This is a predicted structure of a 119-nucleotide RNA (SAM riboswitch aptamer (S box leader)) from a soil metagenome. The RNAcentral record of the sequence draws on MGnify. The model forms 90% of the base pairs in the Rfam consensus. Rfam family: SAM riboswitch aptamer (S box leader). Rfam links the family to the GO term regulation of gene expression.
RNA sequence: CAUCGAGAGAGGCUGAGGGAACCGGCCCGAAGACGCCUCGGCAACCUGCCCCGGCGCUCUGUUGACCCAGAGCAGGGACAAGGUGCCAAGCCCGGCCGAGCCACCCGGCUCGGAGGAUG
Numbered sequence: 001c002a003u004c005g006a007g008a009g010a011g012g013c014u015g016a017g018g019g020a021a022c023c024g025g026c027c028c029g030a031a032g033a034c035g036c037c038u039c040g041g042c043a044a045c046c047u048g049c050c051c052c053g054g055c056g057c058u059c060u061g062u063u064g065a066c067c068c069a070g071a072g073c074a075g076g077g078a079c080a081a082g083g084u085g086c087c088a089a090g091c092c093c094g095g096c097c098g099a100g101c102c103a104c105c106c107g108g109c110u111c112g113g114a115g116g117a118u119g
Stems, first nucleotide, its partner, number of pairs: 001119004009039005017028003022095004040087003045083003048079001050077003056073006091115001096113007
């Protein structure tokens, strides 16, 4: 800086908690969760490779300039070989801050930020 409403299963080992920190919920879990290993899969962040790309930019031929051509970059698409990541629930929902709206009050809703995860 970008994305986070989608997507993706089995087997083995272990054995009591787990879902980012804390709190409140709500879920998962001895019909074995979480974690580890093996195989598989999802996705397309990075590398790779292919296509488009002269209407955007740079260099060269080539010059004062235009046109043309070539090379490259930006941008877009495709592949899925490699490197990650991921394979319950919107980042599971909210609590913190701000804005707007609704409301008699308690409060509620939407968006953004902060925080978190991945690249």